[in-house]
């Protein structure tokens, strides 16, 4: 001086910390949308069969337990192939693609070329949209300089 990113600026205080502006994110009505799993146990309603008391089966609802789910920030989604063990499945790993994202001749938009990214983390059974209202973040990591055009400022 620039790049990714919301992650910059100002004020008070002066170990600490606090406040504000700007930018960014989450929760949260009406209306609209959605109606959503499996197994076990218990209770209640209804039906059928047998029947001395009553028992068995099926259906619906409620409660509990377990297994699965569901959601958020972000561009970072999805597909295929390969990999030890006899086979199958799964997890992890590797590779090739891919939705999507980024890149200094003032800024923005459009169109091509080239080069990259296509991660990571969090909530904890729960959250659609959503006015008022409520809550939260303001980090971290890097290094570019002449690829070629159009339009507006």
């Nucleotide at each position: 001086c620039g790049c990714u990113g919301a992650a910059u600026c100002c004020c008070c205080a002066u170990c600490a910390g606090g406040g504000g502006a700007g930018c960014g994110g989450g929760g949260g009505a009406u209306c609209c949308g959605u109606u959503a799993u499996c197994a076990g146990u218990a209770u209640u309603u209804a039906a059928u069969c047998a029947u001395u008391u009553u028992g068995a089966u099926u259906u619906a609802a409620u409660a509990c337990u377990g297994a699965a789910g569901g959601g958020g920030u972000g561009a970072a989604u999805c597909u295929c192939a390969c990999u030890a063990u006899c086979u199958u499945c799964c997890a992890a790993g590797u590779g090739a693609g891919u939705a999507g994202g980024g890149a200094a001749g003032c800024u923005c938009u459009c169109a091509g070329a080239u080069c990259c990214c296509g991660a990571a983390c969090c909530c904890g059974u729960c959250a659609g949209c959503u006015a008022a209202c409520c809550c939260c973040g303001u980090a971290a990591g890097c290094g570019u300089a002449c690829c070629c055009g159009a339009g507006a400022g």
RNAcentral holds the sequence, with entries from MGnify. Predicted 3D model of a 153-nucleotide RNA (c-di-AMP riboswitch aptamer (ydaO/yuaA leader)) from a soil metagenome. Of the family's consensus pairs, 96% are formed in the model.